C1' cells in the first nucleotide's frame, strides 16, 4: 500500500417565519404575552431481570418451568468482564445449553456381514478333497491386520512376533488409575503403574444442584356531575266524628296487603316530599418522571465495576404535542447546449411508569488497535 479481525463515535449542519404540547414569570385571567424546555441509539421486538403496586393467612414438601466449566461484577439476571477446556482459522480473533452416559430406561436413520454383553460380504493363512493344473473351486478350521459400508466398527503409528495374524510382546501418543508440583479454581504439567477394562445422544427421559407465588402503571390511590338504585331521619296520609261555617292543632274510629288473636286489638311492611349518608359510572387530580441518574478528569482493578470529588436537571403527552414553510453550505443520484446550471434525495425509526440487559432495523462518514501478506528504507 493491500486483505483481514477487533472496538468506539457520529447518524446532515446554520439562519429566518408559522404552529404545537410542558414548565415558569406577569397581566386587564374561560384568556393573553414573555422567558425556556420538548425523541431515540436503538423510543423496535415485549424476550429475559428488577424497582413500584395490587392479591393470595403462616411454612414446609411436591409437581411445573428456567439455568448449568471457572473466579469475580452487579440490586438482580437467562446480562456482562476474566480465564479454562474443546472447535475452527496461518494469525489477529471467532464460536461453544460447557453437570452427570459404571443410576436405571430408550434411541443410533440410510447403508452395511455386523451399531453394543457385535461381526465375517471381499481379500489373508493353514489342512483335506476335486479338477478342464500359467495358484482355481469345494469343504472344515484359524485370525481380525488389510478393502468395503458409514456421522460412528471395539484404542492410533511403528517395530517385533507369526501359516496368517492379533497389547501376543515393545517404543510413542491416547486412556484409566495413584502421587507429587503449580493455580483461589475451571485446570495443567511432571513421575510411576496398568496391556486397555462398557462407543454416542441428556436442545431424550431421567439424576444432581442452583432460583422461581401471581397480575402488571388500563398497576394502585384520591375527589367526584346527572340518571337509575341502597341506607338514615323528618314531615304528610283519603274519609266520618267530636264543632253551625272556614283554617290550624288534638283526639277517636276508620283506610290496601301479611301473620296472631281470648276477636277488644297487637305487630310489621308498602306511598309521596325534603333533606342527609355511602358504594358508583362520566369527567378530573395523582402515580409521573430528580434517578441502582447524567458528564468530567482523579483513585483502585487486567476488566466487568466500584470509590471519592465537582457540575447538571435534560419530554411528560392522555383521539395523544414534538411539525411546516423558505434561504444558504455539506453529502449522493440524475439530467444537460457538460465543470458549472437545473432537478431529486439525506439510514433505520419514532417516547407512553421507570431502570438494567439481550435481540433485531440502519444510507453514509469518521477514529483506534492487533493479525497477515507485499514494496521500500
Nucleotide at each position: 500500500c493491500g486483505g483481514a479481525g477487533g472496538g468506539a463515535g457520529u447518524g446532515g449542519a446554520c439562519g429566518c417565519c408559522c404552529g404545537c404540547g410542558g414548565g415558569u414569570c406577569g397581566c386587564g385571567c374561560a384568556g393573553c404575552g414573555g422567558c425556556u424546555c420538548g425523541a431515540g441509539g436503538a423510543a423496535a421486538g415485549u424476550c429475559c431481570g428488577a424497582a413500584c403496586u395490587c392479591c393470595u393467612g403462616g411454612u414446609g414438601g411436591g409437581a411445573g418451568c428456567a439455568c448449568g466449566c471457572u473466579g469475580g461484577g452487579a440490586a438482580a439476571c437467562g446480562c456482562c468482564c476474566a480465564g479454562c477446556c474443546g472447535c475452527g482459522g496461518c494469525a489477529a480473533c471467532g464460536c461453544g445449553a460447557g453437570g452427570g452416559a459404571a443410576a436405571g430406561u430408550g434411541c443410533c436413520a440410510c447403508a452395511g456381514a455386523g451399531a453394543a454383553c457385535a461381526g465375517a460380504c471381499c481379500a489373508c493363512c493353514c489342512g483335506a478333497c476335486g479338477g478342464a493344473c500359467g495358484u482355481c473351486g469345494u469343504c472344515g478350521g484359524g485370525a481380525a491386520a488389510g478393502g468395503g459400508u458409514g456421522a460412528a466398527a471395539a484404542g492410533g503409528u511403528g517395530g517385533g512376533g507369526u501359516a496368517a495374524g492379533a497389547g501376543c510382546c515393545c517404543a510413542c501418543c491416547g486412556c484409566g488409575c495413584g502421587g507429587c508440583c503449580g493455580g483461589u479454581g475451571a485446570c495443567g504439567g511432571c513421575c510411576a503403574c496398568g496391556g486397555c477394562a462398557u462407543g454416542g445422544c441428556a436442545a431424550a427421559c431421567c439424576c444432581c444442584g442452583u432460583g422461581c407465588g401471581g397480575a402488571g402503571c388500563a398497576a394502585g390511590g384520591c375527589c367526584a356531575a346527572a340518571u337509575a338504585g341502597g341506607g338514615g331521619a323528618a314531615g304528610c296520609g283519603a274519609c266520618g266524628g267530636g264543632c253551625c261555617c272556614c283554617a290550624c292543632c288534638c283526639c277517636c274510629g276508620g283506610u290496601u296487603c301479611c301473620g296472631c288473636u281470648u276477636c277488644g286489638g297487637c305487630g310489621g311492611g308498602g306511598g309521596c316530599u325534603u333533606c342527609c349518608c355511602g358504594g358508583g359510572u362520566a369527567g378530573g387530580c395523582u402515580g409521573c418522571u430528580g434517578g441502582a441518574g447524567c458528564c468530567g478528569g482523579c483513585c483502585g482493578g487486567c476488566a466487568a465495576c466500584g470509590g471519592a470529588c465537582g457540575g447538571c436537571c435534560a419530554a411528560g403527552a392522555u383521539g395523544a404535542a414534538u411539525g411546516g414553510g423558505c434561504g444558504u453550505c455539506g453529502c449522493c443520484c440524475c439530467g444537460c447546449a457538460g465543470c458549472g446550471c437545473g432537478g431529486g434525495g439525506c439510514a433505520c425509526a419514532g417516547a407512553a411508569u421507570u431502570c438494567g440487559g439481550c435481540u433485531u432495523a440502519c444510507a453514509g462518514c469518521u477514529c483506534c488497535c492487533u493479525u497477515c501478506g507485499g514494496c521500500g528504507c
Record summary:
Bacterial RNase P class A from a Thermoanaerobaculaceae bacterium, 377 nucleotides, folded computationally. Its Rfam family is "Bacterial RNase P class A". By type it is a ribozyme. Rfam describes the family as follows. Ribonuclease P (RNase P) is a ubiquitous endoribonuclease, found in archaea, bacteria and eukarya as well as chloroplasts and mitochondria. It is recorded under the gene name rnpB. The sequence is in RNAcentral, with records from ENA. Model confidence (mean pLDDT): 76 of 100.